[in-house]
The part of an RNA shown here (small-subunit ribosomal RNA, central domain) has 352 nucleotides and comes from Inga laurina. Its Rfam family is "Bacterial small subunit ribosomal RNA". The RNAcentral record of the full RNA draws on SILVA. NCBI's taxonomy places the organism under Eukaryota, Streptophytina, Spermatophyta, Gunneridae, Inga.
Context: one part of a larger RNA
RNA sequence: UUGGGUGUAAAGAGUCUGUAGGUGGCUUUUUAAGUUCGCCGUCAAAUCCUAGGGCUCAACCCUAGACAGGCAGUUCCAACUACCAAGCUGGAGUACGCGGUAGGGGCAAAGGGAAUUUUCGGUGGAGCGGUUAAAUGCAUAGAGAUCGGAAAGAACACCAAUGGCGAAAGCACUCUGCUAGGCCAAUACUGACACUGAGAGACAAAAGCUAGGGGAGCGAAUGGGAUUAGAUACCCCAGUAGUCCUAGCCGUAAACAAAGGAUACUAGGCACUGUGCGUAUCGACCCGUGCAGUGCUGUAGCUAACGCGUUAAGUAUCCUGCCUGGGGAGUACAUUCGCAAGAAUGAAACUC
Numbered sequence: 001u002u003g004g005g006u007g008u009a010a011a012g013a014g015u016c017u018g019u020a021g022g023u024g025g026c027u028u029u030u031u032a033a034g035u036u037c038g039c040c041g042u043c044a045a046a047u048c049c050u051a052g053g054g055c056u057c058a059a060c061c062c063u064a065g066a067c068a069g070g071c072a073g074u075u076c077c078a079a080c081u082a083c084c085a086a087g088c089u090g091g092a093g094u095a096c097g098c099g100g101u102a103g104g105g106g107c108a109a110a111g112g113g114a115a116u117u118u119u120c121g122g123u124g125g126a127g128c129g130g131u132u133a134a135a136u137g138c139a140u141a142g143a144g145a146u147c148g149g150a151a152a153g154a155a156c157a158c159c160a161a162u163g164g165c166g167a168a169a170g171c172a173c174u175c176u177g178c179u180a181g182g183c184c185a186a187u188a189c190u191g192a193c194a195c196u197g198a199g200a201g202a203c204a205a206a207a208g209c210u211a212g213g214g215g216a217g218c219g220a221a222u223g224g225g226a227u228u229a230g231a232u233a234c235c236c237c238a239g240u241a242g243u244c245c246u247a248g249c250c251g252u253a254a255a256c257a258a259a260g261g262a263u264a265c266u267a268g269g270c271a272c273u274g275u276g277c278g279u280a281u282c283g284a285c286c287c288g289u290g291c292a293g294u295g296c297u298g299u300a301g302c303u304a305a306c307g308c309g310u311u312a313a314g315u316a317u318c319c320u321g322c323c324u325g326g327g328g329a330g331u332a333c334a335u336u337c338g339c340a341a342g343a344a345u346g347a348a349a350c351u352c
Base pairs, nucleotide, nucleotide: 004323005322006321007306008305012320014203015202016201017200021196022195023194025088026087027086028085031082033081034080038074039073041071042070043069049065050064051063052062053061054060091193092190093189094188095187099184100183101182105179106178107177108176110174111173112156116152117151118150119149120148121147122146123145127138128137164171165170208249209248210247211246212245213244217243218242222238223237224236225235260319261318262317263316264315265314268297269296270295271294272293273292274291275290276289277288278287301308302307325352326351327350334345335344336343337342
């Protein structure tokens, strides 16, 4: 390499868009490049195989033939692939102004209450706080408690769900503006416009970095008190960076459903979300059913087992990433990117 794999054994890229490439619906026509059939030439000899022969046999040698296949030429064929031309509507898409609809989808602005902390004033007068127990700490310069006023920053209880939306990361107080996508129904239109996708591009939690703000609570580092043989920890009292905002950078996560995407097919049962139809009704429910999603259970099948099971890890096709014993090692070197931290690509010796 082939083969075999990729939920948990090594292995699905964090997610999407998309170039080249690969693959691609139905009908008819053309051509004959691929494919297929026939013929011809060639592919040195030796070797291999088959048949016959020669050394007393054998090894060995001689003669003849052949399989399988490659390349070139040529004659037909036209089912498949491809090409040419024409068409179709089921895939895909567009429109829907006189159809709906659900939603924490995104961005921006405004507003709100509870709580916390601080501060001011009143009441009051000795403890508070913390722990297994304590101590550090706060407090007669009036703490803690309680009442009233003010300020600040961050997060949004209940509703809340096995629930919704988003490509993923993620998204939840309320209202407004702008904006993207999905789903259902009816109709019209385009007519394969599709799928995947090396490179490439975009987005991407937290932490971290740069500059400027902000800083209530929490809180790496750090200080103190404990515990302990020690305690650079777990517990307690404080507390800086950070957490928040704006503009950039970083580009990683157990970025997980540890499950790449698309299409088709293959028993059911139960529940929920969105929407349509039928039935029912005064109406809303209820019941049956279609489409799109979210879950549980489970047949066949698959699986080493666990389990998966129409949302497949089943049956098939197409495209793509990745794996090939453990350690060394996601290290060294080199290159690219980055302000840096570091990221990406990524070995070998040696050893078991």
The coordinates come from a structure-prediction model, not an experiment, and the mean pLDDT is 85.